[in-house]
Context: one part of a larger RNA
């Protein structure tokens, strides 16, 4: 100087108390261990692997197995020949491919000769998700959005170093004031950048409809007042008292949509874990070169005596079920969304119409109103499993979502333990969207409906300042 301490001081923070809904039991999703297998491809592993990487494994993917095949190779580029190429037909195969057969002479350019494709050959070479993240770049997690990390020059120490950064106050913050051998200054804080709240202006079509007229209908006319769409203004402790060293600031009022960072978000300072990736890329160095390379069928990644980790629905009356019939917003639609008719108990099919989208469409659900069930393994719960179908796709066995009938199993609130939350948040509800031919209980976001509780800082957890101790570096 750090680290460390079951020393001490001061101080944060859903860390703990206070509350609220979970998880740890049940079913059934999903991810890992394990054990299984010809293969179950490969990473992640305490916080910081485990609904992670995979924002979607039937073929594909695909990296794993088995089987059948190729070897200048599916891709590049160089040299040689040949020739258009492409298509057509036939045998064989599971297909890859392999034999046979047929037909054709491409651009520019008088030509010379150039330049594209294809096939055939030689060889340089290609190719490898092969190993090595303890050989690298680049990305990314953490600690932590914690308030730090530092440097010049100057003083001080023999020096490692100290000073500054410490002390008094203050703040979310090394934020700021004051003081002081220090003076300054750099990365970080802070602002500045999106977004949400308000109001004023600006502007009115594809949006709106207070007034008039019109219509089945904001449908037409007409207006932009309102909504609402997207530019711009608005808040700075500005004003007033009061506390403070009359500093920094801190408590209270007014005003005002919003008050002391107004509310979320971009945004990770120097650095730790030899933390994550060689399977996104990319790269040294190793190893493979008729195979560790390529190509295809078909299986595998989806197995299951059993563990844990997330997660769904559940157990019921604040409920279920039938009915009646309200009210969003964030997105997305052209090999697409599709409105309305008709056919199916539907799933869903036929048909037809708008819409390259503020114009058309996808398109809410709890809630609310009536009705019933009466506390039971029930009119609760839906696993399992059986039959019949429905869609995508070449192709639903292995192994795809759905729909209708029947079935109707664990489950009656969950030990020790543990996690999530401070307000439009928790909880609850449904709703889009990326990927996708299909396929979500998952992920990214959206709205609806909207609580309780914080005495306080003794204790667990994890920072942060100062200082003490030390046989640790």
């Nucleotide at each position: 100087u750090g680290a460390c301490g079951g020393g001490g001081g001061c101080c944060c923070g859903c860390a703990c108390a206070a509350g609220c809904g979970g998880u740890g039991g049940a079913g059934c999703a999903u991810g890992u261990g394990g054990u299984u297998u010809a293969a179950u491809u490969c990473g992640a592993c305490g916080c910081a692997a485990c609904g992670c990487g995979c924002a979607g494994a039937a073929c594909c993917u695909u990296a794993c197995c088995a089987g059948g095949g190729u070897u200048u190779g599916a891709c590049a580029u160089c040299c040689c020949a040949a020739g258009a190429c492409c298509g057509c037909c036939g045998g064989u195969g599971a297909g890859a491919g392999c034999c046979g057969g047929u037909u054709u002479c491409c651009c520019c350019g008088c030509a010379a000769g150039g330049g594209g494709c294809u096939u055939g050959g030689a060889g340089a070479c290609a190719g490898g998700u092969g190993c090595u993240g303890c050989a690298u770049g680049g990305c990314u997690g953490u600690c932590g959005u914690c308030a730090g990390c530092u440097c010049g020059u100057g003083u001080c120490g023999u020096g490692a170093g100290a000073u500054g950064u410490u002390g008094g106050g203050u703040u979310a913050a090394g934020u700021c004031c004051c003081g002081c051998a220090a003076c300054g200054a750099g990365c970080g804080c802070a602002a500045c950048c999106c977004u949400c709240g308000c109001c004023u202006u600006u502007a009115g079509u594809u949006g709106c409809c207070a007034u008039c007229a019109u219509u089945c209908a904001g449908u037409u006319g007409g207006g932009c007042a309102c909504u609402c769409u997207a530019g711009a203004g608005c808040a700075c402790c500005g004003c007033c008292g009061g506390c403070g060293g009359c500093a920094a600031g801190c408590c209270g009022g007014a005003g005002g949509a919003a008050g002391g960072u107004g509310g979320g978000g971009a945004u990770g300072a120097c650095g730790u874990c030899a933390a994550g990736u060689c399977c996104u890329c990319a790269u040294g160095g190793c190893c493979c070169u008729u195979a560790c390379a390529c190509c295809c069928u078909g299986g595998g990644c989806u197995a299951c005596a059993c563990a844990c980790g997330u997660g769904c629905u559940a157990c019921a009356a604040u409920g279920g079920u039938g009915g009646u019939g309200a009210c969003a917003g964030u997105g997305g639609g052209c090999a697409g969304c599709u409105a309305c008719g008709c056919c199916g108990c539907g799933a869903g099919g036929c048909g037809a119409u708008g819409c390259u989208a503020a114009u058309c469409u996808c398109c809410a659900a709890a809630a609310a109103c009536c009705a019933u069930c009466c506390c039971a393994g029930u009119u609760c719960a839906g696993a399992u499993u059986g039959u019949a179908c429905u869609c995508u796709g070449c192709a639903a066995c292995u192994c795809g979502a759905g729909u209708a009938c029947a079935u109707g199993a664990a489950g009656g609130u969950g030990g020790a333990a543990u996690c999530g939350c401070u307000a439009g948040u928790a909880a609850u509800c449904g709703c889009a969207g990326a990927a996708c031919a299909g396929c979500a209980g998952g992920c990214u976001g959206c709205g609806g409906u909207g609580a309780a509780u914080a005495c306080g800082u003794u204790c667990c957890c994890g920072g942060g300042c100062c200082u003490u101790g030390u046989a640790c570096a």